Overview
A computed fold for a 96-nucleotide RNA from an Actinomycetes bacterium, annotated as TPP riboswitch aptamer (THI element). The organism belongs to Actinomycetes, within Bacteria. Rfam family: TPP riboswitch aptamer (THI element). About the family: Vitamin B(1) in its active form thiamin pyrophosphate (TPP) is an essential coenzyme that is synthesised by coupling of pyrimidine and thiazole moieties in bacteria.
[in-house]
Order: sequence, then C1' cells, then structure tokens
RNA sequence: AGCAGUGACGCAGGGUGCCCGCAAUAGCCGGGCUGAGAAAGACCUGUCGAACCUGAUCUAGCUAGCACUAGCGGAGGGACGUCACCCAUGGGAACC
Repeated sequence: AGCAGUGACGCAGGGUGCCCGCAAUAGCCGGGCUGAGAAAGACCUGUCGAACCUGAUCUAGCUAGCACUAGCGGAGGGACGUCACCCAUGGGAACC
C1' cells in the first nucleotide's frame, strides 16, 4: 500500500409461527413451545447475498403442534455506501 479481512457510522432489506384459553371471524390479548428474533424499536441480513420470499395448503421422517432433519436446491427472486484499521522484522502484556 489497502485486494481480501475486521470494525464503526449512515442507509436499506426481512420475519413474527404453532398449541391452549379468552374473544368472535377483528386480536401487535393472556399462558405454553421452538428460535437470534414470535411487535421488540429489538433481532437477523445486505450481492463472497439459505436474512427473507416464491414453488408450497409441497414430499418423507419426527413432534401435542409448530419447530427440527432430509429432499426440493446452489432452483427462481432478494437489500450498499462512506470512513478507519490493516506489509515484514525487533522490542513490548497492551497502547505503542
């Protein structure tokens, strides 16, 4: 040096399910389950993109059910900028 990597900031993207009760076709209400997150202003993710969506009211196993495992499948979509640090050797716990 600044590709890669890490961090900060700003911006952007995303999900909110299952069971029971109440309610009544409205619930972002109460309890329980899983999960990072089940409306927290928190969590996850931003192209090296399985965050999340579609196929999907999918298929098999499993579960009280969701979840989970495998498949579908690296299939089709999917949200980015700025700044800082960032070579080797020696010393040092580190800053340096």